[in-house]
RNA sequence: GGCCCCGUAGCCAAGUGGUAAGGCGAGCGCCUGCAAAGCGCUUAUGCGGCGGUUCGAAUCCGCCCGGGGCCUCCA
Numbered sequence: 001g002g003c004c005c006c007g008u009a010g011c012c013a014a015g016u017g018g019u020a021a022g023g024c025g026a027g028c029g030c031c032u033g034c035a036a037a038g039c040g041c042u043u044a045u046g047c048g049g050c051g052g053u054u055c056g057a058a059u060c061c062g063c064c065c066g067g068g069g070c071c072u073c074c075a
Base pairs, nucleotide, nucleotide: 001071002070003069004068005067006066007065010024011023012022018055025043026042027041028040029039030038048064049063050062051061052060
């Protein structure tokens, strides 16, 4: 230098054009003599960044950033 894969909440992780599942954790409440366990509710105005396409983008396209892998060149 070329090619490929990955980046989603505090953590793990699903979702590959129709508007972000689930688990852990956390907060509040119920229960309890107090806890733990259990149960209920809440916890992303947004998917690495910027731009583009589209009625509509986490999803498609371009550039960039970060991580990983393979190949090639020079020394």